This is a predicted structure of a 73-nucleotide RNA (transfer RNA) from Podiceps cristatus.
It matches the Rfam family "tRNA". Rfam classes the family as a transfer RNA. Rfam's curators write: Transfer RNA (tRNA) molecules are approximately 80 nucleotides in length.
Taxonomically the source falls in Podiceps (Eukaryota, Vertebrata, Dipnotetrapodomorpha, Dinosauria).
The prediction has a mean pLDDT of 81.
The RNAcentral record of the sequence draws on Rfam.
[in-house]
RNA sequence: GCCCAGCUAGCUCAGUCGGUAGAGCAUAGGACUCUUAAUCCCAGGCUUGUGGGUUCAAGCUCCAUGUUGGGUG
Numbered sequence: 001g002c003c004c005a006g007c008u009a010g011c012u013c014a015g016u017c018g019g020u021a022g023a024g025c026a027u028a029g030g031a032c033u034c035u036u037a038a039u040c041c042c043a044g045g046c047u048u049g050u051g052g053g054u055u056c057a058a059g060c061u062c063c064a065u066g067u068u069g070g071g072u073g
Base pairs, nucleotide, nucleotide: 001072002071003070004069005068006067007066010025011024012023013022019056027043029041030040031039049065050064051063052062053061
C1' cells in the first nucleotide's frame, strides 16, 4: 500500500425484510438476614465511532472520514 472484520448502556454483547434500541454483569433503592454475602423485587442509564446523503421513517442503505484487530506483497 491492498483486503477483511469490529465500533450500540460503566463492561461484555444482541438487534430478523428499514418501522423508532435490548439482555447479562455492574450501579442506586427496597425485601430477606443479628450483620455481610447469596437470593428476590424495582429503578436509572445508550440516539448506535464522527460528519453528511437517500427515505414519511436509518443501528440496518449510500458517500466521506476516524479508530481497533487480523490477513497479505